RNA sequence: GGGGGCGUAGCUCAGCUGGGAGAGCGCGGGCUUUGCAAGCCUGAGGUCGGCGGUUCGAUCCCGCUCGCCUCCA
Numbered sequence: 001g002g003g004g005g006c007g008u009a010g011c012u013c014a015g016c017u018g019g020g021a022g023a024g025c026g027c028g029g030g031c032u033u034u035g036c037a038a039g040c041c042u043g044a045g046g047u048c049g050g051c052g053g054u055u056c057g058a059u060c061c062c063g064c065u066c067g068c069c070u071c072c073a
Stems, first nucleotide, its partner, number of pairs: 001072007010025004019056001027043005049065005
């Protein structure tokens, strides 16, 4: 330098054919207990790596770019 893959909540990851941003764990509050743990209920938490484009509408499609992994040179 070139090819491929990945980037979504604090962590691990889903997200179909473009229209609701989600799960588990963790965190806050409540119930239960003499207390702790466990369990149950509830809540907060996201510029979907960045910029631009297409579209009525983009996590999703297109271009560029940044970071990580991998292969080739």
Overview: A computed fold for a 73-nucleotide RNA from an Oligoflexia bacterium, annotated as transfer RNA. Rfam family: tRNA. About the family: Transfer RNA (tRNA) molecules are approximately 80 nucleotides in length. The family's RNA type in Rfam is transfer RNA. The source organism's lineage runs through Bacteria, Pseudomonadati, Bdellovibrionota and Oligoflexia. The sequence was found in a public genome assembly. Its mean pLDDT, the model's own confidence on a scale to 100, is 81.